Fluoride riboswitch aptamer (crcB RNA motif) from a Hyphomicrobiales bacterium, 62 nucleotides, folded computationally.
It was read from a public genome assembly, where an Rfam model found it.
Taxonomically the source falls in Hyphomicrobiales (Bacteria, Pseudomonadati, Pseudomonadota, Alphaproteobacteria).
Its mean pLDDT, the model's own confidence on a scale to 100, is 79.
It matches the Rfam family "Fluoride riboswitch aptamer (crcB RNA motif)". For this family Rfam cites "Widespread genetic switches and toxicity resistance proteins for fluoride" (Baker et al., Science, 2012). Gene Ontology terms of the family: positive regulation of gene expression and response to fluoride.
RNA sequence: CCGCGUCCAGGGGAUGGGGUGCCCCCUUAACUGCCGGCAAGGCUGAUGACUCCUGCAUUGUA
Numbered sequence: 001c002c003g004c005g006u007c008c009a010g011g012g013g014a015u016g017g018g019g020u021g022c023c024c025c026c027u028u029a030a031c032u033g034c035c036g037g038c039a040a041g042g043c044u045g046a047u048g049a050c051u052c053c054u055g056c057a058u059u060g061u062a
Stems, first nucleotide, its partner, number of pairs: 010025004016053005033043003
C1' cells in the first nucleotide's frame, strides 16, 4: 500500500417527532404505497411492529 473479515459509527423500512425491540444497506446502497392510457387525475396511511406526543380531516355537543 492492497484485499478480506469483525466491531463501532452512520443511513433506511411512502406525510413530523420521542421511547422499546425487529429487519435491511454500506454510498452506483438499503428505501421511495395503490389505481390509472402510466398521462391528466384519483384514493389510503402520520408506526415496517408496539407505544406516546403533535399535526390534519370529518361528525357531534356546548